RNA sequence: GUCCCAGCAGCGCAGUGGAUAGCGCAUUGGACUUCUAAUCCGAAGGUUGUGGGUUCGAGUCCCACCUGGGGUG
Repeated sequence: GUCCCAGCAGCGCAGUGGAUAGCGCAUUGGACUUCUAAUCCGAAGGUUGUGGGUUCGAGUCCCACCUGGGGUG
C1' cells in the first nucleotide's frame, strides 16, 4: 500500500430499520446480619468512534475518515 474484522455505560457484551438503547460484573442507597461476606429490593451511569448520506424513522443500511486487531505484499 491493499483486503478483512471490530468500535454501544467504568469493564465484558447483546440489540429483525419502528421509537424509554438493555444484560452481567463493578459503583452506589436501603433491607437482612453483632460485624463482614452472601442474598434481596432500588438508584446512578450512554454525543451508540467522527462527519456526511438514504429513510417518515438509523445502534442497525451506504460513503469517507479515525482507532484497534488480523491477512497479504